[in-house]
RNA sequence: UUCAGAAAAAGCCACCCCAUCCACCCGGAUGGGUCGGAAAGCCGCGGGUCCUCAUCCUUGAGAGACAGCCGGGCUGCCUGG
Numbered sequence: 001u002u003c004a005g006a007a008a009a010a011g012c013c014a015c016c017c018c019a020u021c022c023a024c025c026c027g028g029a030u031g032g033g034u035c036g037g038a039a040a041g042c043c044g045c046g047g048g049u050c051c052u053c054a055u056c057c058u059u060g061a062g063a064g065a066c067a068g069c070c071g072g073g074c075u076g077c078c079u080g081g
Stems, first nucleotide, its partner, number of pairs: 002081004012037002016033007035068001041074003045071003048066003051062004
């Protein structure tokens, strides 16, 4: 550097629920519990879903949202080849 893996060791994150706050909404933040994860680290580039508006009902536009929906890009611990 690259490929594979999570058996070991050290760790990490936190589905969903609850509490508080923000928000018109989708959703977000903090704290607690922890379903799971080998990138469940980061990035809205592509697809998808959700939200708002419009609509000729099949689509379009948009402050957008979701990185734990999929693909992709970048970075990274340990072990082995």
The RNA shown here (c-di-GMP-I riboswitch aptamer) has 81 nucleotides and comes from a Syntrophobacteraceae bacterium. Lineage of the source: Bacteria > Pseudomonadati > Thermodesulfobacteriota > Syntrophobacterales > Syntrophobacteraceae. Rfam family: c-di-GMP-I riboswitch aptamer. Clan: c-di-GMP_I riboswitch clan.